This is a predicted structure of a 90-nucleotide RNA (c-di-GMP-I riboswitch aptamer). The sequence was found by an Rfam model in a public genome assembly. The coordinates come from a structure-prediction model, not an experiment, and the mean pLDDT is 80.

[in-house]
């Protein structure tokens, strides 16, 4: 200083849920909980992908708690990819 490998894990992180805050939904911050994570750390302005549909379009034809389309909102714990970290054999 480089690093195969990460079955373990002193520590790290937190799915349902359960309260409480923000949103028009997805969703997400905070607690509490713990299903799992070796990147379950960033990045959605890297491609795919999935979700929602508030604005706008459009249809209906009364105006509505209505119908559909549509992302510039959202998921990084959906799957490549990018950047960074962690323990570590030799």
């Nucleotide at each position: 200083u480089g690093g195969a490998a990460g079955c373990a894990a002193c520590g790290g992180c937190a799915a349902a849920c359960u309260g409480u805050c923000a949103g028009a939904a997805a969703u997400g911050g905070c607690a509490g909980g713990g299903c799992g994570c070796a990147a379950a750390g960033c990045c959605a302005u890297a491609g795919g992908g999935a979700c929602u549909a508030a604005a706008g379009c459009a249809g209906u034809a009364u105006u509505g708690u209505c119908u559909g389309c549509c992302a510039a909102g959202u998921c990084a714990g959906c799957c490549u990819g990018g950047c960074u970290g962690c323990u570590a054999a030799u």